Predicted 3D model of a 76-nucleotide RNA (transfer RNA) from a Rickettsiales bacterium. Rfam family: tRNA. Rfam's curators write: Transfer RNA (tRNA) molecules are approximately 80 nucleotides in length. By type it is a transfer RNA. The sequence is in RNAcentral, with records from ENA. RNAcentral records the identical sequence in 3 taxa. Its mean pLDDT, the model's own confidence on a scale to 100, is 82.

[in-house]
RNA sequence: GGGGGUGUAGCUCAGUUGGUAGAGCAUCUGCUUUGCACGCAGAAGGUCGCAAGUUCGAUCCUUGUCACCUCCACCA
Repeated sequence: GGGGGUGUAGCUCAGUUGGUAGAGCAUCUGCUUUGCACGCAGAAGGUCGCAAGUUCGAUCCUUGUCACCUCCACCA
């Protein structure tokens, strides 16, 4: 330098042939307990890596770019 893959909540990951996003764990609150843990109920938490384009509408399609993984090539 070239090909391929991944990027979504604090973490691990779903998701939709385009219609405004969810689970588990973690966090917080309440119930329970003498208290803690467990359990139960609820809440908060996201510009879907970044930017642009197409579209009435983009996490999804297109382009560029960044980070990481992997293969190949080049130099030594």